[in-house]
RNA sequence: GGCGGCGUAGCUUAGCUGGUUAUAGCGUUCGGUUCAUACCCGAAAGGUCGAAGGUUCGAAUCCCUCCGCCGCUA
Numbered sequence: 001g002g003c004g005g006c007g008u009a010g011c012u013u014a015g016c017u018g019g020u021u022a023u024a025g026c027g028u029u030c031g032g033u034u035c036a037u038a039c040c041c042g043a044a045a046g047g048u049c050g051a052a053g054g055u056u057c058g059a060a061u062c063c064c065u066c067c068g069c070c071g072c073u074a
Stems, first nucleotide, its partner, number of pairs: 001073007010026003019057001028044005050066002053063002
C1' cells in the first nucleotide's frame, strides 16, 4: 500500500428487515435491612450511539469521506 472486521453509559454489552421513550449486567449515588460492615432488596443518576456530510417523513442501523483499534496479505 491492498482487503476485511470493530467503535453504543466509567467497564463489558443487546439493539431483528430503518419506526413510539436506545438495553442489560457490573460499578457509582441514595434508601431499606443489620449493633455495624458485607451479602441481599428497591430506586436514581449517567449516552450529543467515534467525527462530519448525504439519503429518507423518520438513521445507532443505509451510503460516502475521515479518525482510532484489530486481523490477513504484499